A computed fold for a 71-nucleotide RNA from a Pseudomonadota bacterium, annotated as transfer RNA. Its mean pLDDT, the model's own confidence on a scale to 100, is 80. The organism belongs to Pseudomonadota, within Bacteria. Its Rfam family is "tRNA".
């Protein structure tokens, strides 16, 4: 340098173009003589910039981290 892949709450991962979900985490409250465990609740997410669409985490384009493979 080319070619292929992958980016989604703190962390793992869903999601036929049609309200962005689950689980585990934090946080508060119940319970408890405390704490764990339960139980409610609350909490915060599509890599970027464009384009296509009535509508984009999704499709096309460029870039950016990323890993693999050639040389």
């Nucleotide at each position: 340098u080319g070619c292929c892949g992958a980016g989604u709450a703190g962390u793992g991962a869903a999601a036929u173009g049609g309200c962005a979900u689950c689980a585990c985490g934090a946080c508060u409250g119940a319970c408890u003589c405390u704490g764990a465990a339960u139980c409610a609740g609350u909490u915060a997410u599509u890599u970027u910039a464009g384009g296509u669409u009535c509508g984009a985490a999704u499709c096309c384009u460029a870039g950016c981290u990323c890993g693999g493979c050639a040389g």